[in-house]
RNA sequence: GCGCCAAUAGUCUAAUGGCAGGACGUCGGCUUCCCAAGCCGAAAAUUCGGGUUCAAAUCCCGAUUGGCGCA
Numbered sequence: 001g002c003g004c005c006a007a008u009a010g011u012c013u014a015a016u017g018g019c020a021g022g023a024c025g026u027c028g029g030c031u032u033c034c035c036a037a038g039c040c041g042a043a044a045a046u047u048c049g050g051g052u053u054c055a056a057a058u059c060c061c062g063a064u065u066g067g068c069g070c071a
Stems, first nucleotide, its partner, number of pairs: 001070007010024004018054001026042005047063005
C1' cells in the first nucleotide's frame, strides 16, 4: 500500500427492512433479627457522518478503532 471481517446497556450476547430483547452487573422493594440466596420492579445500548426507503441496528458510500491475510 491492497483486500477481508468486526463495532448493540458497565460486561457478554440476540435481533427476515417494521415496538432494540436476554443473561450477568447496578439501583429500589418484598422476604430475614442481620447477611447471603430467592422473588418482584426500575434505569441503562445500536462507533461517527452522509445516502436509499413510508420505515435502517440491518441495505449503499465514506470515516474511525480493532483483528486477520497478501505484498